[in-house]
RNA sequence: CACUCAUCGAGAGCGGUGGAGGGAACGGCCCUUUGAAACCGCGGCAACCCCCGGAGCCCCGGGACGGUGCCAAGUCCGACAGAACCCCAGCGGUUCUGAUAGAUGAGCG
Numbered sequence: 001c002a003c004u005c006a007u008c009g010a011g012a013g014c015g016g017u018g019g020a021g022g023g024a025a026c027g028g029c030c031c032u033u034u035g036a037a038a039c040c041g042c043g044g045c046a047a048c049c050c051c052c053g054g055a056g057c058c059c060c061g062g063g064a065c066g067g068u069g070c071c072a073a074g075u076c077c078g079a080c081a082g083a084a085c086c087c088c089a090g091c092g093g094u095u096c097u098g099a100u101a102g103a104u105g106a107g108c109g
Stems, first nucleotide, its partner, number of pairs: 001109001003107006013042005021031003026078003043071003048067002050063005075101001080098007
């Protein structure tokens, strides 16, 4: 980096260094000098891998030493398609479903 599968409305922050950005990208909206990113220390959340037990796969219950991950806002919201409804009738608004994109894990090349 490509591919496959699963999940994404829950949950969890303090300190130090640092010194202006950050929330993937585009549009919005937001966070930030009452201190952004990044790094470090400590803490925490969760339970994908993992471990134990049950059950013919799927799955259910429990654990958390270890490998990852995560700790503003639903993946912050939208973006494309469809359906229903609403209206001041405009490629308008709301809700739902799906797709795309992305993130994380596991597997594989």